[in-house]
RNA sequence: AGAGUUUGAUCCUGGCUCAGAUUGAACGCUGGCGGAAUGCUUUACACAUGCAAGUCGAGCGGCAGCGCGGGGCAACCUGGCGGCGAGCGGCGAACGGGUGAGUAAUACAUCGGAACGUGCCCAGACGUGGGGGAUAACGAGGCGAAAGCUUUGCUAAUACCGCAUACGAUCUAAGGAUGAAAGCAGGGGACCGCAAGGCCUUGCGCGUUUGGAGCGGCCGAUGGCAGAUUAGGUAGUUGGUGGGAUAAAAGCUUACCAAGCCGACGAUCUGUAGCUGGUCUGAGAGGACGACCAGCCACACUGGGACUGAGACACGGCCCAGACUCCUACGGGAGGCAGCAGUGGGGAAUUUUGGACAAUGGGCGCAAGCCUGAUCCAGCCAUGCCGCGUGAGUGAAGAAGGCCUUCGGGUUGUAAAGCUCUUUCAGGUGGAAAGAAAUCGCAUCUUUUAAUACAGGGUGUGGAUGACGGUACCAUCAGAAGAAGCACCGGCUAACUACGUGCCAGCAGCCGCGGUAAUACGUAGGGUGCGAGCGUUAAUCGGAAUUACUGGGCGUAAAGCGAGCGCAGACGGUUAUUUAAGCAAGAUGUGAAAGCCCCGGGCUCAACCUGGGAACUGCGUUUUGAACUGGGUAACUAGAGUGUGUCAGAGGGGGGUAGAAUUCCACGUGUAGCAGUGAAAUGCGUAGAGAUGUGGAGGAAUACCGAUGGCGAAGGCAGCCCCCUGGGAUAACACUGACGUUCAUGCUCGAAAGCGUGGGUAGCAAACAGGAUUAGAUACCCUGGUAGUCCACGCCCUAAACGAUGUCAAUUAGCUGUUGGGGUACAUGAUGCCUUAGUAGCGUAGCUAACGCGUGAAAUUGACCGCCUGGGGAGUACGGUCGCAAGAUUAAAACUCAAAGGAAUUGACGGGGACCCGCACAAGCGGUGGAUGAUGUGGAUUAAUUCGAUGCAACGCGAAAAACCUUACCUACCCUUGACAUGCCAGGAACUUGCCAGAGAUGGCUUGGUGCCCGAAAGGGAGCCUGGACACAGGUGCUGCAUGGCUGUCGUCAGCUCGUGUCGUGAGAUGUUGGGUUAAGUCCCGCAACGAGCGCAACCCCUAUGUUUAGUUGCCAGCACGUAAUGGUGGGGACUCUAAACAGACUGCCUGUGCAAACAGAGAGGAAGGAGGGGACGACGUCAAGUCAUCAUGGCCCUUACGUCCGGGGCUACACACGUGCUACAAUGGACGGUACAGAGAGCAGCAAGCUGGCAACAGCAAGCAAAUCUCAAAAAGCCGUUCACAGUUCGGAUUGGGGUCUGCAACUCGACCCCAUGAAGUUGGAUUCGCUAGUAAUCGCAUAUCAGCAAUGAUGCGGUGAAUACGUUCCCGGGCCUUGUACACACCGCCCGUCAAGCCAUGGAAGUUGGGGGGACCUGAAGUACGUGACCGCAAGGAGCGUCCUAGGGUAAAACCGAUAACUGGGGCUAAGUCGUAACAAGGUAGCC
Repeated sequence: AGAGUUUGAUCCUGGCUCAGAUUGAACGCUGGCGGAAUGCUUUACACAUGCAAGUCGAGCGGCAGCGCGGGGCAACCUGGCGGCGAGCGGCGAACGGGUGAGUAAUACAUCGGAACGUGCCCAGACGUGGGGGAUAACGAGGCGAAAGCUUUGCUAAUACCGCAUACGAUCUAAGGAUGAAAGCAGGGGACCGCAAGGCCUUGCGCGUUUGGAGCGGCCGAUGGCAGAUUAGGUAGUUGGUGGGAUAAAAGCUUACCAAGCCGACGAUCUGUAGCUGGUCUGAGAGGACGACCAGCCACACUGGGACUGAGACACGGCCCAGACUCCUACGGGAGGCAGCAGUGGGGAAUUUUGGACAAUGGGCGCAAGCCUGAUCCAGCCAUGCCGCGUGAGUGAAGAAGGCCUUCGGGUUGUAAAGCUCUUUCAGGUGGAAAGAAAUCGCAUCUUUUAAUACAGGGUGUGGAUGACGGUACCAUCAGAAGAAGCACCGGCUAACUACGUGCCAGCAGCCGCGGUAAUACGUAGGGUGCGAGCGUUAAUCGGAAUUACUGGGCGUAAAGCGAGCGCAGACGGUUAUUUAAGCAAGAUGUGAAAGCCCCGGGCUCAACCUGGGAACUGCGUUUUGAACUGGGUAACUAGAGUGUGUCAGAGGGGGGUAGAAUUCCACGUGUAGCAGUGAAAUGCGUAGAGAUGUGGAGGAAUACCGAUGGCGAAGGCAGCCCCCUGGGAUAACACUGACGUUCAUGCUCGAAAGCGUGGGUAGCAAACAGGAUUAGAUACCCUGGUAGUCCACGCCCUAAACGAUGUCAAUUAGCUGUUGGGGUACAUGAUGCCUUAGUAGCGUAGCUAACGCGUGAAAUUGACCGCCUGGGGAGUACGGUCGCAAGAUUAAAACUCAAAGGAAUUGACGGGGACCCGCACAAGCGGUGGAUGAUGUGGAUUAAUUCGAUGCAACGCGAAAAACCUUACCUACCCUUGACAUGCCAGGAACUUGCCAGAGAUGGCUUGGUGCCCGAAAGGGAGCCUGGACACAGGUGCUGCAUGGCUGUCGUCAGCUCGUGUCGUGAGAUGUUGGGUUAAGUCCCGCAACGAGCGCAACCCCUAUGUUUAGUUGCCAGCACGUAAUGGUGGGGACUCUAAACAGACUGCCUGUGCAAACAGAGAGGAAGGAGGGGACGACGUCAAGUCAUCAUGGCCCUUACGUCCGGGGCUACACACGUGCUACAAUGGACGGUACAGAGAGCAGCAAGCUGGCAACAGCAAGCAAAUCUCAAAAAGCCGUUCACAGUUCGGAUUGGGGUCUGCAACUCGACCCCAUGAAGUUGGAUUCGCUAGUAAUCGCAUAUCAGCAAUGAUGCGGUGAAUACGUUCCCGGGCCUUGUACACACCGCCCGUCAAGCCAUGGAAGUUGGGGGGACCUGAAGUACGUGACCGCAAGGAGCGUCCUAGGGUAAAACCGAUAACUGGGGCUAAGUCGUAACAAGGUAGCC
């Protein structure tokens, strides 16, 4: 310090999430030791039991209990002693300890103040005289279950009450009056006393008083939470006077008087909350918190109250009321853990019913001492912090095992083992501190004193005292011995593999993983991080500049109020002077301690403890300064305003008036239509429309001018004239003298629509009606038509009220146009120049995420206001205000999502645009769709009908041949190292004959046979066969969505990219766009581009012409021979042809156009002319296109079977649907006879001449030919004749019957062909749809592959005959380039909206039901203070009693507020595959939106 996440990618905005630190934590797994800390955050819920406040006999009377002593024979007696229960009395109990309910100010923090109190303590002064009467304890009696109460009798005091004295105290009328006390203990010389003792003295105490210290009470200022959906609150309220009360000021209280006081600088009300030092976090500023420790406050079961006291309205006191619990003899009583432990309950969750007063501190006491759950310790808990350890060195055979593997190895891993060492900690044994010094004793000095007593202080000395604890620490013994886990490993984020699982199980902080190869689930191996801990959850701060003071924004992302006026507020020109509030500097007081920080010290270190310093950014007091801000005073004119002249204008209000047009009415002319639309219809019209002419009525709006124009604050404003009126600009001067800017609340204006009352209504026109359109059409279109639109008055107050841009001021390049005013040049005009106020277009710097803005800023600054803080829910609900209503305004939350959004980029798309191409359309020719049959597919069927291909781009496709085989399917029968490969062992040569069983596979028996190589032999080897065991074979089983290869398609379309440079923050752009041209990103020109690559073209093959070479099997002109005839023969290379090499075509020449490229013309030449024709050749990529069944291959699956062999069957089935081709429907034809002309192929298990037989298929015999030689082989259409005459035919040939031929082991399922007979549908085919632009379509035949044969009408080739048409690019389809819009990017087969239906969730309303806190009214009213009274008690003081005021609590009725719940109801959100439509995004098919 940042990172992930919106997109195909980018930049920005913006939220969500993560990495850090922290905690009084909890949970999961794990757990060795020690130190020093913390430990009910929840029910201020209820509490059993024990303890937490006593002490003093040196205040008192005493003696229950214990011990000692005395007496007594004993029982027992005796306060004599140590002491002491209970009691009287004193002090304490108001501290210490707990908790945080209440409290938003009677609190707290900081700083000040004056009108107070104060036990114990300190200092000073004075005093402490003399009397009195009671009462507990105790004794006796009574009541009660108990708690306890009561009668009577006795007694003491440092208990109580007078008297005296009394100042410095209080009161005062200033004379005076009032008011005290207590003794106890120690010691003792003189004196007195019978004694006790007096007396003296010391100490402690007591009383009065002054002062102090500390503590406490009171007052003020400032500061620190939220809500305005809380705006007014307040009657003792604010002040005064008198009285009262208090320790004290004060409405604290009371009577009277006045009417104040608080509040937008937030009163009141509501919610929440103890406050602070500080703690956590943060760079800081801040934010959050207020455990432990410390200060203050409040509380003590809930509420009220007082008493006592120095102090309380009192945690372990009292009284009353209430709730709860307990005891009870039912009559009454008792209690208060928010003290320490502990229990129950609640809860995710928080410890022992421990030890000790040894230390520190507190209470009492003269003291010893007692008490002390304060405190100090121990116990429990990894709750956090800190420290230590679980060993160290060496050790490669890189062991074994595990895991992975490409099978080679890698990794775990120097890790282990082994060897050599060490011993912290734990364990054993032994030793052993500090925390302890006072008090006390003794000695001595000193103070006091009459005193060497006592007491106090100092010094020295002695002894006692330790809960922790035999603890810290030290020594020693043995032995690596007793001691490692947790989380994570897709990215963020360090760390990867295997197996299992298969959108399941599961994970997840965010993005997201999982649908058969998961580094994301689970396990394992390995790794990473931290480590006695590690993770998770919760919470706070940070990151988050994501509330922005430091430090953000508002044209389009969220965000400028619709506009103006303007009070408060904020800010404010120039000069001089004064002041000192702000401000600055110095000094000073305070800012508790602890904490943080710095420097030291102590525990072995650290945590921790401790000394000193700094700091505590604050507040107060005081001195100084006077620049700046503020205040006062005096002036100024540059801001602002006023006056004068001139000017423009749809500025506003009112009145009048004009013409054109629409409609209506009347009349005339006139006749059949008019109107309307994409097309129609509704509508109007023969009762006379429309058209046309004349006249009239009425309402609304003002063409042209007119504009990029003018005016206004905005909304808005338009014929012309008149009246009233606001603002602005300009010119030159005069005047006022800061009068200014902005503006919360407020006030005013505010389009359209809408509302109210009354008018008006020509046109237009929601609603509505009808007609169309449509699947529907509550729409778009058409015909009508009412509110409304208009006027007057009154409301409403909202708009995409927009420049989506608040107002004001200043500064900062220009250029061009235009409106208003002024000046100037020219004689005027036109025009130019200068200036000022507007209004438009471009543009520099600068700004901006970009788009864009750019002197009229979105630049650079200042002042003030408004507004924003993720999307949805929602501008909604509730509440308030306004409104007649509609509604407006103000304005949430629950819940839900990880995005929503802006600008720009590249694509894709558009029922957007421009340009261009293609048998794309058009123009033509011939087909398909109808029929029969063939073939493929779907479907259905079946034991099986094997599998694949499925829009174009599957369907005569894989299949260039399914009777068996093929064959993968079904059924039946078999085999299990296997039909096939390699390796091992044993045997045997291999091989072969025949027979039997069986459907066959197979099984059984049997005959012949012994080879090749090396070697002398023995033996060995190669190859093959059989048997055996195991590795393995095998699989047309799955996954083409794991793959290679191959292929289809867009598409033979002209495109697809790169390097460098340049532009842009970037994605990207440029190049590749533009102007031409081309079949072409073909070429040319231009250009921030310059080049290059893959494509195009060319190079290759065939074909069209020629030359050269060559001349058999081809050819035959000339020569010769021969035949009935034939290149048959000799011969020849001329020709054809064959097959090799060349030539040829390049817009090269000409004319025209053009800058050029090129195009046009057709001229010349040429066999061929502008790519001559055809082929091969297929860019980057798209379709998860096709193929695991050609082949190859990862993974998975089967292994006596999903493998192998075999018989039979099936793939050929058949209601039907589709595709593709065949044959036809006939006369351009059929049949018969005759006759002519190809090319390219094939052939030895072959092609077969020829001859014979058969009607024929074919059979028999048989020459030639492994082919330019022989054969298939006949080409057909054509041509020449004959016949048929328009018909279901002499067309057509399906189907069926009969008889045959051939192939083959075998033609039943299921072959082809031949002959005879039979002779179906069909008479040119609906919507639709296909092919083709020239040797093409159409038509005609021939050949071949596969193949025993053939279902071939298929496929692939070959030649023969041989057309028509193209105006053209509007439209359909596909494609290319540019541009535009986009909410699409899986890319329009996209995206997406609303109702309805289903489930879940939260929420609003609601008849009601129920609860809560607070206020007001009335009734009642305990205890208690005060007051009044007081016939009873008391000698009296006084008291009991009674009454009054106030009041806790209770009750009654009503109202407001806040919750909970509710039949029913409203919308909202969410939820892979529901329904209906298609509103939006493209011109979204009616532009969209408010």
Molecule: small-subunit ribosomal RNA
Organism: wastewater metagenome